[in-house]
Context: one part of a larger RNA
């Protein structure tokens, strides 16, 4: 110093922190969706003009935001270079948006299953899907050529679509340096190293294959083996250093475990698919359904960690022309002295140095100006009233908050170690090598300043201790 925990204590805020273990296992509700200005169809309302909702079919987004740290000693991560690259939304210059087809879901019949879910025949839009034209460009190329595009909507103003080259943002790939501990791991490697040559891929490269050559790494630790997410920082320290990596932020990796690969600009995809496995759960036994290391919450572990809360009002995001709609992201609010900070529990007067207590040479000393008692004052809390910024013109969840005002009334509000030395702080009693204390050193065996308890004392204070770790 701390993401801390136990004890005993406990007034008020303000800011910030809260599963470090079991990357166990999860009831239950939410955490991603939106667009009717891309589309046909359905319901409902109609002043027959129209307006609303909306399962499907399309588009955009579900690769981001959030969690976690299991893995991983790596080009994983810092840093500082590189070329062979790719990029949906945005944005700049040019060019274009022409003419046609055929289908599928929705619907409807028929019909299988407990369920999840289907089969089969029919009918239909399109910004779905083909073809055909044109080529501003691009792509090949024997320079003759070849090849290659599009989509409309609608309130006439606009939004869309396509190709090409660019910026921007975003990501992929290389490479030098750093980056735990063991040698009681000394040898390691067959695609292994290297070369033609091809295939893939956005792209470079044994990445991958055929096929040649035997390379290649390594005492400047090869390989193996143990532990570990990296960093920016963050705690100590005068400083070199040492130690750590919560929270915030940047990069990595993972999403019950193991594998795949499809969609796409982006994924080998937490809250998609498909395959196994374990495990849970429906079930008409044929067959299926799941995945909280998102917010809350549950059981468990554990010495230990919180609300099944509010709200889209700010600030972002996603989708939309907008209006709006989602958003456990964020913005609050609740619980918890975990911390940091800041306030408070009163001030002033008051000696008969009061009672009591505890000492005591019994004269007194000390508790002690402390209390009573007099005068005041009212910060926090409290009660009543008012009441914001946060929000450009509408909108405020926090919140009737925070702030002001004005009422009452010393009133609601102090613990806690510790007194033998080290170390600030001394006496009685009681025990009697017991009972007990202890961080060292050591106390205790009949006058214990060291054990208990009492008086006084001393330190810190809404905290003080003890106990763990780091320096």
């Nucleotide at each position: 110093a701390c993401g801390a925990a136990c004890g005993c204590u406990g007034g008020c805020g303000g800011c910030a922190g809260g599963c470090u273990u079991a990357a166990c296992a999860c009831a239950u509700g939410c955490a991603a969706g939106u667009c009717g200005a891309a589309c046909g169809g359905g319901c409902u309302c109609u002043u027959c003009g129209g307006a609303g909702c909306u399962a499907g079919u399309g588009g955009c987004a579900g690769a981001c935001g959030g969690g976690u740290g299991a893995g991983u000693a790596a080009c994983g991560c810092g840093u500082g270079g590189g070329a062979a690259c790719c990029u949906a939304c945005c944005u700049a210059u040019a060019a274009g948006u022409a003419c046609g087809g055929a289908a599928c879901a929705a619907c409807u019949c028929a019909u299988g299953g407990a369920a999840a879910c289907g089969u089969g025949g029919g009918c239909u839009a399109a910004u779905a899907c083909c073809g055909u034209a044109u080529g501003u460009g691009c792509u090949c190329u024997u320079u003759g050529g070849a090849g290659u595009a599009a989509a409309g909507a609608u309130u006439u103003a606009u939004c869309g679509c396509u190709u090409a080259u660019g910026g921007a943002c975003g990501a992929g790939c290389c490479c030098g340096c750093g980056u735990c501990g063991g040698a009681u791991u000394a040898g390691c490697u067959u695609g292994u190293u290297g070369g033609u040559g091809a295939g893939g891929u956005a792209a470079u490269g044994g990445c991958u294959c055929a096929c040649c050559a035997a390379g290649g790494c390594g005492a400047c630790g090869a390989u193996c083996u143990u532990u570990a997410g990296c960093u920016g920082g963050u705690c100590u320290g005068a400083g070199a250093g040492g130690a750590u990596g919560a929270u915030c932020a940047g990069c990595c990796a993972c999403a019950c475990u193991g594998g795949a690969a499809c969609u796409g600009a982006g994924a080998c995809a937490c809250g998609g698919u498909c395959c196994a496995g374990a495990c849970u759960c429906c079930u008409a036994c044929g067959g299926g359904a799941g995945g909280c290391a998102g917010c809350a919450g549950u059981g468990g572990g554990g010495a230990a960690u919180a609300u099944u809360g509010g709200a889209c009002a700010a600030u972002g995001g996603g989708g939309g022309c907008a209006a709006c709609c989602c958003u456990g992201a964020u913005c609050c609010a609740g619980c918890c002295a975990u911390g940091c900070c800041g306030c408070g529990u009163g001030c002033g007067u008051g000696a008969a140095g009061a009672a009591g207590g505890c000492c005591u040479u019994a004269g007194g000393g000390u508790u002690g100006u402390a209390a009573a008692g007099c005068g005041c004052u009212u910060u926090c809390a409290c009660c009543g009233g008012u009441g914001a910024c946060g929000a450009u013109g509408a909108u405020g969840a926090c919140g009737g908050u925070a702030g002001c005002c004005g009422g009452a009334g010393a009133a609601g509000a102090a613990g806690c170690c510790c007194c033998g030395g080290c170390u600030a702080a001394c006496u009685c009693c009681g025990u009697g090598c017991c009972a007990g204390c202890a961080g060292c050193c050591g106390c205790g065996g009949u006058a214990a300043u060291a054990c208990g308890g009492a008086g006084g004392g001393g330190g810190c204070a809404a905290g003080c201790g003890u106990u763990g770790u780091u320096c």
Molecule: small-subunit ribosomal RNA, 5' domain
Organism: uncultured prokaryote